[in-house]
Context: one part of a larger RNA
């Protein structure tokens, strides 16, 4: 030099992609405790405070005593604010990923009436169940609060009378081939026909889809208004530079001396958007971002020690 620790002036994140690592905190009784909340929590919040002995006393407690220092060693939470995702507890890639993935209760939709659908098996047979629609299978979505628009043209699935199509057989013909013939056979017409398709209807918490161009207000600018082309129908609430913004480090405001990230608006949404769920949300998270207090060898910039390896040397 390397590994593992120990201690360190001043400063205290300047280190770094990031406070990564380390260091703070820590028992235990006492005070005390914000916003927010689903009232249950958040909360140990946060902040302070107190601890040993001896004596007396039943206790509360008073009075002493020593030390830097009494939870005297170990061991034992660092805290806070604000966004994002996911309600939660839980589960996951044995052997780079523990999450925002997966599951969850809840919510819709849908299939099954029992010899049940639906699985596995060639069958017998077995699960579904010694259960019966408050029950079983399939899908989605994912606590809860508010809500869940338009559009059935395509495509799916459900329904159906009627009408086109529509295969083989069966019927009725036509022509050939052989045969004395019955007949056997090869070609072919027609006609009648099942599902199914075509038709038609319905159905989105079924697979999906949810526009264009021009004018036009007494400053400018914008267009509530309109006109006009296409559509099955033109994106509704909400949310919006977002886990979604190319342009773009958009503008504005906070924060900071300085801010491509964050945080709160704006809306010009390249290319949000309602159960491939919109949008809130206390509470919980080895999840992720940002900002604060603490604390420190992360650095400023090293230093110093202890142990092992290893190397030379005996």
């Nucleotide at each position: 030099c390397c590994c593992u620790c120990c201690c360190c002036a001043a400063g205290g994140a300047a280190c770094u992609c990031g406070g990564c690592a380390a260091a703070u905190u820590g028992a235990u009784c006492c005070u005390g405790u914000a916003u927010c909340u689903u009232u249950g929590g958040u909360a140990g919040a946060a902040a302070g405070g107190a601890u040993g002995c001896c004596u007396c006393g039943c206790a509360a407690g008073a009075g002493g005593c020593c030390g830097c220092a009494g939870a005297g060693a170990a061991a034992u939470g660092g805290c806070c604010c604000a966004g994002c995702c996911g309600a939660c507890u839980g589960u996951u890639u044995a052997g780079c990923a523990a999450a925002a993935a997966c599951a969850c209760a809840g919510c819709u939709c849908u299939c099954u009436g029992c010899u049940a659908a639906g699985u596995c098996g060639u069958a017998a047979g077995a699960c579904g169940a010694c259960g019966u629609a408050u029950a079983g299978g399939g899908a989605g979505u994912g606590a809860c609060a508010c809500g869940u628009g338009a559009c059935c043209c395509a495509u799916g699935c459900g329904g159906a009378a009627a009408g086109g199509u529509g295969a083989a057989a069966c019927u009725c013909g036509g022509a050939g081939g052989u045969g004395c013939a019955a007949g056997c056979u090869u070609c072919u017409g027609a006609a009648c026909u099942a599902a199914g398709c075509c038709c038609c209807c319905g159905u989105u918490a079924a697979u999906g889809u949810c526009g264009g161009c021009c004018g036009u207000a007494a400053c400018u600018a914008u267009a509530a208004c309109g006109g006009u082309c296409c559509u099955a129908a033109g994106g509704u609430a909400g949310c919006g530079a977002a886990a979604u913004u190319c342009c773009u480090u958009g503008u504005c405001g906070g924060g900071u001396a300085a801010g491509u990230u964050c945080c709160g608006a704006c809306c010009u949404g390249c290319a949000c958007g309602a159960a491939a769920c919109g949008u809130g949300u206390a509470a919980c998270g080895a999840g992720u971002u940002g900002g604060g207090c603490g604390c420190u060898g992360u650095c400023u910039c090293a230093g110093g020690g202890a142990g092992g390896u290893g190397c030379u040397c005996a």
Predicted 3D model of a 314-nucleotide part of an RNA (large-subunit ribosomal RNA, domain IV) from a Puniceicoccales bacterium. Its Rfam family is "Bacterial large subunit ribosomal RNA". Gene Ontology terms of the family: ribosome and structural constituent of ribosome. The source organism's lineage runs through Bacteria, Pseudomonadati, Verrucomicrobiota, Opitutia and Puniceicoccales. The coordinates come from a structure-prediction model, not an experiment, and the mean pLDDT is 86. The sequence was found in a public genome assembly.